[in-house]
RNA sequence: GACGUCGUAGUACAGUGGUAGUACACCGGCCUUUUAAGCCGGGGGUCGUGGGUUCGAAUCCCACCGACGUCA
Numbered sequence: 001g002a003c004g005u006c007g008u009a010g011u012a013c014a015g016u017g018g019u020a021g022u023a024c025a026c027c028g029g030c031c032u033u034u035u036a037a038g039c040c041g042g043g044g045g046u047c048g049u050g051g052g053u054u055c056g057a058a059u060c061c062c063a064c065c066g067a068c069g070u071c072a
Base pairs, nucleotide, nucleotide: 001071002070003069004068005067006066007065010024011023012022013021018055026042027041028040029039030038048064049063050062051061052060
C1' cells in the first nucleotide's frame, strides 16, 4: 500500500429498514444474625465520525478514523 472482518451501555454480545435489547456489573428495596446467593425494581446509549439514499437508517451506499487478519 491492496483486500477482508469488525466498531452498539462500565464489560461481553444480540438486533440486518419501522419506538435500541439481553447477561453480568452499578444503584435502591425484600429476604438473611451479617456477607454472599436468591427475588423485585431502577438508572445508564447522540449504535466509531461525517455525509448520502429513504416517509423512516444501528441496519443500505460513500468517505474517513480505529482494531484484527490475509497478501505485498
This is a predicted structure of a 72-nucleotide RNA (transfer RNA) from a Pseudomonadota bacterium. Its Rfam family is "tRNA". It is annotated as a transfer RNA. The sequence is in RNAcentral, with records from ENA.